This is a predicted structure of a 400-nucleotide RNA (Bacterial RNase P class A) from a Verrucomicrobiota bacterium. The coordinates come from a structure-prediction model, not an experiment, and the mean pLDDT is 75. The organism belongs to Verrucomicrobiota, within Bacteria.
């Protein structure tokens, strides 16, 4: 210098013109004037948790769901102080509080063509990963391969014995009975390992070491770790199978929720007008219909019959409603939603040419270019992202 990995940060600056939206002031009330505020690191997905709000809720049990090694830390929120303020509040700091969201650190375990030590089993370091309670509470599972997969198991091999066959008389072969988990082979996994003794061959059968289990003591807040001792070694794996244990968990989300509220329709009341009911009964109620009752008109054989009608106006009261208003709600902020566009200069980046003391400089061209768009607030996780910067590490090239 080039390339890469991990972690962290930035995500153009200044100006002019024309707009958009909110607030304040003015106003000649005009589609006006002046001043001020106006997106992000993820505003995103809405995945996890918290605040806040409403509804529900004696208590206990069952069920369901989530979480699951240890420690520490942390937001909105609350108290206080200071500063600023558009007087609503905002910001900073100290302290307090919450999170089985999350982050950091530690422990333990697994893995590694990694490094060091050891004859070896193995130990230590480094890096990466881990849904990391329980597998003697119970039930079930362990494919394929393999003789055997959990009350272990003799396929090959090894060893012993027996009779038979062959023979170069040393033995060899197949068969039968037994021993053997050392060796081979299968597998993700074969019932501690390494080395030695021992044995017919073998075997924790015995010994040393490694690993493991238990105990004492010590260290650590803890998870755990270490020294020493004891034990021949028990308890294969899987709980991301059911299950068991412990802890936690009510529901819905700002369209939460609170307040105010037209017009029309409907409910109640008062008064007035009108010829007649602000009528009664039945069809469960209501609407509506039927019968009875009443008023008007017509006909009449004075017994009745037919037709029409039995309502309207004014005022008051109370409830609800509108994607109506206000609050919740914010110096971005509401109404389904404003935060934009053009131009100039500079910077970053990049291309070409020239110069160079090799660090770079000069001239010209391109040129801000990614993901993206607040909707009650806060913390987190995840996902997207042009280009640039910083730190550490790795690989390659060059110079000294």
């Nucleotide at each position: 210098c080039c390339g890469g990995a991990a972690g962290g940060g930035c995500g153009g600056a200044g100006g002019c013109u024309c707009g958009c939206u909110c607030c304040c002031g003015g106003u000649u009330c005009g589609u006006c004037c002046g001043g001020g505020g106006g997106a992000g690191g993820a505003a995103a997905g809405u995945c996890c948790g918290a605040a806040c709000a409403c509804c529900g809720c004696c208590g206990g049990g069952c069920g369901c769901g989530a979480u699951g090694c240890c420690g520490c830390g942390u937001a909105a929120c609350c108290u206080g102080u200071g500063c600023c303020u558009u007087c609503g509040g905002g910001c900073a700091c100290c302290g307090g509080a919450u999170a089985c969201a999350c982050g950091c650190g530690g422990g333990c375990g697994g893995c590694g063509u990694g490094g060091c030590c050891g004859c070896g089993a193995g130990g230590c370091c480094c890096g990466c990963c881990g849904a990391c309670g329980g597998a003697c509470a119970g039930u079930g599972c362990c494919a394929c391969a393999g003789a055997a997969a959990a009350c272990a198991a003799a396929c090959c091999g090894c060893c012993c014995g027996g009779g038979c066959u062959c023979c170069u008389c040393g033995g060899a072969g197949a068969c039968c009975g037994g021993g053997u988990a050392a060796g081979g082979g299968u597998g993700a996994a074969a019932a501690g390992g390494u080395g030695g003794g021992g044995u017919a061959a073998g075997a924790g059968c015995c010994c040393a070491c490694c690993g493991c289990u238990c105990c004492u003591c010590g260290c650590g807040c803890a998870a755990g770790c270490g020294c020493g001792g004891a034990g021949g070694c028990a308890c294969g794996g899987a709980a991301a199978a059911c299950c068991c244990c412990a802890u936690c968990g009510g529901g819905u989300g700002c369209a939460a929720g609170g307040c105010c509220a037209a017009a029309u329709a409907g409910g109640g009341g008062a008064u007035c007008g009108a010829g007649a009911g602000c009528g009664u009964g039945g069809c469960c109620c209501a609407c509506g219909c039927c019968a009875c009752g009443c008023c008007c008109c017509g006909c009449c054989a004075c017994g009745g019959c037919g037709g029409g009608g039995c309502c309207g106006a004014u005022c008051c009261c109370g409830g609800g409603u509108a994607a109506g208003g206000c609050c919740g709600c914010u110096c971005a902020g509401a109404g389904a939603a404003a935060u934009g566009a053009g131009c100039c200069u500079c910077u970053c980046c990049u291309c070409c040419g020239c110069c160079u003391c090799c660090g770079g400089g000069c001239g010209g061209g391109g040129c801000a270019g990614a993901c993206a768009g607040a909707a009650u607030u806060c913390g987190g996780c995840u996902u997207a992202c042009a280009g640039c910067c910083c730190u550490u590490c790795c690989g390659g090239a060059g110079u000294u």